[in-house]
The prediction has a mean pLDDT of 80. The RNA shown here (transfer RNA) has 77 nucleotides and comes from a Candidatus Bathyarchaeota archaeon. RNAcentral holds the sequence, with entries from ENA. The source organism's lineage runs through Archaea, Thermoproteati and Candidatus Bathyarchaeota. Rfam family: tRNA. By type it is a transfer RNA.

RNA sequence: GGGCCCGUAGCUCAGUAGGAGAGAGCGGCGGCCUCCUAAGCCGUCGGUCGCGGGUUCGAGUCCCGCCGGGCCCGCCA
Numbered sequence: 001g002g003g004c005c006c007g008u009a010g011c012u013c014a015g016u017a018g019g020a021g022a023g024a025g026c027g028g029c030g031g032c033c034u035c036c037u038a039a040g041c042c043g044u045c046g047g048u049c050g051c052g053g054g055u056u057c058g059a060g061u062c063c064c065g066c067c068g069g070g071c072c073c074g075c076c077a
Base pairs, nucleotide, nucleotide: 001073002072003071004070005069006068007067010026011025012024013023019057027045028044029043030042031041032040050066051065052064053063054062
């Protein structure tokens, strides 16, 4: 330098032939229960969907550039 894959909540991820108020589990907080804790139950907190543009009535999803991570290939010395 070339190619492929990934980046969504504090963590692990789902959502990819464009259209529901962006979700799940774990977690934090509050409550119930309990002598107390754990477990269980209820409620609640959660996001510039990596960043910037573009297309579109509409983008997490499509296109371009960049950044970060992983893998493969190549080049120079």